[in-house]
RNA sequence: ACACUUUGCUAGGGGUCCGCGCUUCAACAACCUGAGGCCGGUGAGAAAUACCCUCUGAACCUGAUACGGGUAAUGCCGUCGUAGGAAAGCAUAGCCGCACCAUG
Numbered sequence: 001a002c003a004c005u006u007u008g009c010u011a012g013g014g015g016u017c018c019g020c021g022c023u024u025c026a027a028c029a030a031c032c033u034g035a036g037g038c039c040g041g042u043g044a045g046a047a048a049u050a051c052c053c054u055c056u057g058a059a060c061c062u063g064a065u066a067c068g069g070g071u072a073a074u075g076c077c078g079u080c081g082u083a084g085g086a087a088a089g090c091a092u093a094g095c096c097g098c099a100c101c102a103u104g
Stems, first nucleotide, its partner, number of pairs: 004094002007091004011054004016048001017041003021038006060085003066079004
């Protein structure tokens, strides 16, 4: 010096769904429906000065209105997946190795 790891800074990338239940509004003769709120489900995150991820890249997107299982419902879970894409620099500390010097 490189590599790896930790931490930090800066920069960048990404998702935000579901409705068995309650409620408000719009519309309607009524049901259905649409929007918001509460509550509930999964999750790191379901609008947050948050969370996750940045090439050792399943964060996330596409395939996908896919297939199988399950649920009240939803990638809710699994498969797909050594498929195709996808956003990085600097510094700090540690560790390892190497070189040089001194001593034995």